The RNA shown here (Bacterial RNase P class A) has 354 nucleotides and comes from a Muribaculaceae bacterium. Lineage of the source: Bacteria > Pseudomonadati > Bacteroidia > Bacteroidales > Muribaculaceae. The sequence is in RNAcentral, with records from ENA. The gene name in the source record is rnpB. It matches the Rfam family "Bacterial RNase P class A". Rfam's curators write: Ribonuclease P (RNase P) is a ubiquitous endoribonuclease, found in archaea, bacteria and eukarya as well as chloroplasts and mitochondria. The prediction has a mean pLDDT of 76.
RNA sequence: CCAGAAACGAGGUCUGUCGCUCCGAAUAAAUCGGAGAGGAAAGUCCGGGCAACUAUGGGCGACAUGCUUUCUAACGGAAAGCCGGCGGUGACGUCGGGGACAAUGUGACAGAAAACAACCACCUUCUUCUGAAGGCAAGGGUGAAAAGGCGGGGUAAGAGCCCACCGGCUCCAAUGGUGACAUAGGAGGCCGCACAUCCCAUGGGUUGCAAGGCCAAAUAUACCGGCACAUAAAGAUGGCCCGUCUUUGCCGGGGGGUAGGCUGCUCGAACUUGCAGGCAACUGCAAUGUCUAGAUAAAUGACAGACACCGGCUUCGGCCGGCACAGAACCCGGCUUAUAUCGUUUCUGGCCUU
Numbered sequence: 001c002c003a004g005a006a007a008c009g010a011g012g013u014c015u016g017u018c019g020c021u022c023c024g025a026a027u028a029a030a031u032c033g034g035a036g037a038g039g040a041a042a043g044u045c046c047g048g049g050c051a052a053c054u055a056u057g058g059g060c061g062a063c064a065u066g067c068u069u070u071c072u073a074a075c076g077g078a079a080a081g082c083c084g085g086c087g088g089u090g091a092c093g094u095c096g097g098g099g100a101c102a103a104u105g106u107g108a109c110a111g112a113a114a115a116c117a118a119c120c121a122c123c124u125u126c127u128u129c130u131g132a133a134g135g136c137a138a139g140g141g142u143g144a145a146a147a148g149g150c151g152g153g154g155u156a157a158g159a160g161c162c163c164a165c166c167g168g169c170u171c172c173a174a175u176g177g178u179g180a181c182a183u184a185g186g187a188g189g190c191c192g193c194a195c196a197u198c199c200c201a202u203g204g205g206u207u208g209c210a211a212g213g214c215c216a217a218a219u220a221u222a223c224c225g226g227c228a229c230a231u232a233a234a235g236a237u238g239g240c241c242c243g244u245c246u247u248u249g250c251c252g253g254g255g256g257g258u259a260g261g262c263u264g265c266u267c268g269a270a271c272u273u274g275c276a277g278g279c280a281a282c283u284g285c286a287a288u289g290u291c292u293a294g295a296u297a298a299a300u301g302a303c304a305g306a307c308a309c310c311g312g313c314u315u316c317g318g319c320c321g322g323c324a325c326a327g328a329a330c331c332c333g334g335c336u337u338a339u340a341u342c343g344u345u346u347c348u349g350g351c352c353u354u
Stems, first nucleotide, its partner, number of pairs: 001350010012307007020036006038325001042336002045334005050208004063203004067081005082097006098199002103197005119140002122135005148166002151163003167191002169188004174183003212263004221255001223253005232248006270290002272287006309322005
């Protein structure tokens, strides 16, 4: 220098005019001053805080998670590692991970056979010379998967049938590691695989700030008190009439509840900087350190100009165009997804020079 791998950071700046939300100034108006979106505010997937309800005991089932150690308030999250498969020359990426030599079941199509294997082939015997009976599992072919691999012995032909080496499994014990595991050794011919049922451990009550708490118009009104009294209307009592009682009116009190308002609400597992511990995630300590949106149909905007950045054109003076994804709603930790452009660090391969 070229080509890559991994982990991160930034996500335009300034000025003027006019507005919007919140806060402060004795504060209603007016005025002045201050503050005003994000790395994801998004999806609402996981976890927690907070709140109400259940009264918080037990059992069963279903679901989620599932290598190890650590971190954390917690997690299905994170960090550092382990083992195996696949991809890459490599840096590295990606997928998977509890147990089962208990038992049972399933394995389409193809194929003789999917685990009590035998179509062709091979061998032996018989034979009417073409087959039959038996043996065998080395070779062929099928399949996602075919009875450990390879060589020798052996045999009629063969086969872990026997033996050496290699691979796996089980058991034994050693060393290193906190551990998953790793390394080296011994014994046993023990030698198909996958999935499901099954077994084990851990976990969570439900609903979400439209939770919840408080105040409380107008209208209607349970209930209570006072006034008004027409005998007007309605109702009750009664077979009917009279009578009696109640209501309908007005004034006051009054509880519940609606609109609406206040609160919850933003000072918190907070942020910044430094030091210390740790490989890291993360944790601790310090600072007379900082205060950093709180709207409620919902503010955070519009216009103009300058600069920066990117692209194109250029008569080299400039001109034109562009500038991502996106928009808080109780708060916090994660995950996932979107994102123009610019930048940083470490590492890998190649070429050249010294």